The RNA shown here (SAM riboswitch aptamer (S box leader)) has 112 nucleotides and comes from Salsuginibacillus kocurii DSM 18087. Rfam family: SAM riboswitch aptamer (S box leader). Rfam describes the family as follows. The SAM riboswitch is found upstream of a number of genes which code for proteins involved in methionine or cysteine biosynthesis in Gram-positive bacteria. The organism belongs to Salsuginibacillus kocurii, within Bacteria. Its mean pLDDT, the model's own confidence on a scale to 100, is 83.

RNA sequence: CUCUUAUCACGAGAGGUGGAGGGACUGGGCCCUAUGAAACCCGGCAACCGUUAGUUUGACUAAAAUGGUGCCAAUUCCUGCAAAGUUUCUACAAGACUUUGAAAGAUGAGAG
Numbered sequence: 001c002u003c004u005u006a007u008c009a010c011g012a013g014a015g016g017u018g019g020a021g022g023g024a025c026u027g028g029g030c031c032c033u034a035u036g037a038a039a040c041c042c043g044g045c046a047a048c049c050g051u052u053a054g055u056u057u058g059a060c061u062a063a064a065a066u067g068g069u070g071c072c073a074a075u076u077c078c079u080g081c082a083a084a085g086u087u088u089c090u091a092c093a094a095g096a097c098u099u100u101g102a103a104a105g106a107u108g109a110g111a112g
Stems, first nucleotide, its partner, number of pairs: 001112008013042001015041003021032003025080001027079003043072003047069003051063005076104001081101007
């Protein structure tokens, strides 16, 4: 880097350094940020692997946080493609809203 697969509506500090950006994108919104962004350290959370215990041993449930990754504003912040519905309108169209499924992305595990 590619493929497969599971999850993504919960959770996580008025700490230190730092000094202007950040929220994946190519886009449209909206938001965070000198009352201090990114990054690093400390601290924390508990998603997966691993660990412990239980169970009807399909795997599931619970616990802990020593280990391997990960994560710690907002649903993956919303949306971007498709289908359906609701609403507005005399009706159609257009607009607004909602639901579902994909796509894309993130993380873990396995494989190449």